Model confidence (mean pLDDT): 82 of 100. A computed fold for a 73-nucleotide RNA from a Candidatus Omnitrophota bacterium, annotated as transfer RNA. It matches the Rfam family "tRNA". By type it is a transfer RNA.
[in-house]
RNA sequence: GCCCAUGUAGCUCAGUCGGUAGAGCAGCGGUUUCGUAAACCGCAGGUCGGUGGUUCGAGUCCACUCGUGGGCU
Numbered sequence: 001g002c003c004c005a006u007g008u009a010g011c012u013c014a015g016u017c018g019g020u021a022g023a024g025c026a027g028c029g030g031u032u033u034c035g036u037a038a039a040c041c042g043c044a045g046g047u048c049g050g051u052g053g054u055u056c057g058a059g060u061c062c063a064c065u066c067g068u069g070g071g072c073u
Stems, first nucleotide, its partner, number of pairs: 001072007010025004019056001027043005049065005
């Protein structure tokens, strides 16, 4: 330098054909217990890496760009 994959909650990851952003763990509150843990119930937490574009509507499509991993020379 060229090619491929990947970036979504604190962490690990889903998200179909473009149509209300989700799960598990962690966190907080509660039930239970003499108490703790476990279990169960509930709550909160996000401008979907960034900028721009297409569209009535973008996590999803397009362009540029940044980070990470891998491959080739």